[in-house]
This record gives sequence, C1' cells and structure tokens, in this order.
RNA sequence: AACCAGCAAGCACCUACCUCCGAACCAGGUCAGGUCGGGAACGAAGCAGCCUUAAGGAGGUGUGGACUGUGCUGGUUUCC
Repeated sequence: AACCAGCAAGCACCUACCUCCGAACCAGGUCAGGUCGGGAACGAAGCAGCCUUAAGGAGGUGUGGACUGUGCUGGUUUCC
C1' cells in the first nucleotide's frame, strides 16, 4: 500500500428539530383602487399591497442514520 473481517460515531455526509429568507400570475387569507350586477340597499369576482407559508436556500442545535466518505482494531498478501 492492497484485500478481508469486526467495531465506532470524533470529522464530513444524509436526516430530524429551531430561527430567518423566500410566490407578478399558475398557494392561501385579507383585499385599497378600479371592474361587474343592481333603481337602490347591497352583492360578486378580484389586481397591487400586507400577512402566513410551499418548493428551495442560509444559520444554529445535535434527534436518528451508517446509504456515501472517515476513524480504530485484527488478519492475509505484497513492496521499501
């Protein structure tokens, strides 16, 4: 160094949780303005904005994992 076997969870990785960001329209809520219906009272749909979030992203914690790397132990072979 290669191969085989066993083990571990410190690092990386996956996952869980917390916080934050995050949708012109094909998410929701509320819907100014405007639009439509109506004689009117009112009603309806609903853009922008705002709010909550999805996919996704960032940070944190360290739940679980050993798929993927990693670390340790033993053995075999080979090289210096």
Molecule: Bacterial small signal recognition particle RNA
Organism: [Clostridium] ultunense Esp